[in-house]
Molecule: Fluoride riboswitch aptamer (crcB RNA motif)
Organism: Aciditerrimonas ferrireducens
C1' cells in the first nucleotide's frame, strides 16, 4: 500500500425534536422510487407513540 483483530463509547436507518424498541457500521453504515431523462410520485416513524411542521376534507 493492502488485509485481519482489538479498543473508543459513539454513530447510522431519502427532511425537525422527545421517549422505547429493532437493525446496521467504525472510515464504514447511510445518501426513495418511477421515467420516454422532458418530467412525475409518497412520507417529517426503521417501527410504535407524543410535540413541531406541511398537506386533503369537515364544523365552529
Nucleotide at each position: 500500500u493492502g488485509g485481519u483483530g482489538c479498543c473508543a463509547a459513539g454513530g447510522c436507518g431519502a427532511u425537525g425534536g422527545g421517549g422505547c424498541c429493532c437493525g446496521c457500521c467504525g472510515g464504514a453504515a447511510c445518501c426513495g422510487c418511477c421515467u420516454u431523462u422532458g418530467g412525475g410520485c409518497u412520507g417529517a416513524u426503521g417501527g410504535c407513540u407524543c410535540c413541531u411542521g406541511g398537506u386533503u376534507c369537515g364544523u365552529u